[in-house]
Context: one part of a larger RNA
Molecule: large-subunit ribosomal RNA, domain IV
Organism: Syntrophomonadaceae bacterium
């Protein structure tokens, strides 16, 4: 010097990103216990008091119950009373000792306010346990059974030895109050008049070949057959088209003016849009400017709580706003407590170090 412990005057979080770590609390009995609440809780809330040993004392009481007595009965037996022994045992009084009596050890710190998630659960085996996942509940869509969906070239299997109060998929996530407007685009569902349209059907027409005809020749024309190409026209779904649909993917404006102080604008005008953000919330796990402004808390507060609203860029099942209970969750404050600190010190054990 390091590790693991013990103690520490005065102060008591001044330490620090942060009370991290440590200290404190702690068992049992009694008293007592707030807001809020889903009336269950919250709650061991909080906050107080007691606890040893001896005697009164074989305490009262309670449990068990040998035995005895009584009544009924033919009897077994049953009812009632009493009751030894054993076990258990509060409370009261008197006394004794110590600094200290759950005498050692083991054994909640608590309160206030807020964010998130309802809850118990689950998770990154080996840096993350959470606000992430799940969840009961809600809702939408598909599926009529050889179901849909899934695995598999297939056979077949799961679904299910189930049958729409069932099964599958998506989103949301207890509960309470609610969930606004837009169907123009995309998706999905429905429709079938018209347009477009494949294979196929169809075969107009054109080309190749050549019996033949013609020509002195080179060559020209050229039926049938075979063959190559092939126009109209007829062709489904789909798409175009017409409707519906948001707890489908998604979206939810701008400028100008206006009230008898000023300011502001209930009001008006205009442009654009499919429609221009409703309720609720709001500097928020979301606010850039920003340590916004005000209030509270502190002597002093970039954090915190309550408000305001100018929401850069909240907003209603990628749910909105609340919410008792719950949480090794996150944030702020307080009481208690302390070597976290002012600021160190001393001690113990184990290392290191020195010598062998």
């Nucleotide at each position: 010097c390091c590790c693991u412990c013990g103690u520490u005057a005065a102060g008591g979080a001044a330490c620090u990103c942060g009370g991290c770590a440590a200290a404190a609390u702690g068992a049992c009995c009694c008293c007592g216990u707030a807001a809020c609440u889903u009336a269950g809780g919250g709650a061991g809330a909080a906050g107080g008091g007691g606890u040893g040993c001896u005697c009164c004392a074989u305490u009262a009481g309670c449990g068990u119950g040998a035995g005895u007595c009584u009544u009924u009965u033919u009897a077994c037996a049953a009812u009632g009373a009493u009751g030894a022994g054993c076990g258990u045992g509060a409370g009261g009084g008197a006394g004794c000792c110590g600094c200290a009596g759950u005498g050692a050890a083991c054994a909640g710190g608590c309160c206030c306010a807020g964010g998130c998630g309802a809850c118990u659960g689950u998770u990154u085996a080996g840096c993350a346990a959470a606000a992430a996942c799940a969840c009961a509940g809600g809702u939408c869509u598909c599926u009529g059974c050889u179901a849909a969906a899934u695995c598999g070239a297939a056979a077949g299997a799961u679904g299910a030895a189930g049958u729409a109060u069932a099964g599958a998929g998506g989103c949301u996530g207890a509960c309470g109050c609610c969930u606004g407007c837009c169907c123009g685009g995309u998706g999905c569902c429905g429709g079938a008049a018209g347009g477009u349209u494949a294979a196929g059907g169809g075969g107009a027409a054109a080309g190749g070949u050549u019996a033949g005809c013609u020509g002195c020749a080179a060559g020209g024309c050229g039926a049938a057959g075979c063959u190559u190409u092939g126009a109209a026209c007829c062709g489904a779904a789909g798409c175009c088209c017409c409707g519906g649909u948001g707890a489908a993917c998604g979206g939810c404006g701008g400028c100008c003016g206006u009230a008898a102080c000023u300011a502001u604008a209930a009001c008006g005008g205009u442009c654009c849009u499919a429609a221009g953000g409703u309720a609720g919330c709001g500097a928020a796990a979301u606010u850039c400017c920003u340590u916004g402004u005000c209030u509270g808390g502190u002597a002093a507060g970039u954090u915190c709580a309550g408000a305001c609203c100018c929401g850069c860029a909240c907003g209603a099942a990628a749910g909105g706003c609340g919410u008792a209970a719950c949480g090794a969750u996150c944030u702020g404050g307080g009481c208690a407590c302390u070597g976290u600190c002012u600021c160190g010190a001393c001690g113990a054990g184990g290392g290191g170090c020195u010598c062998g």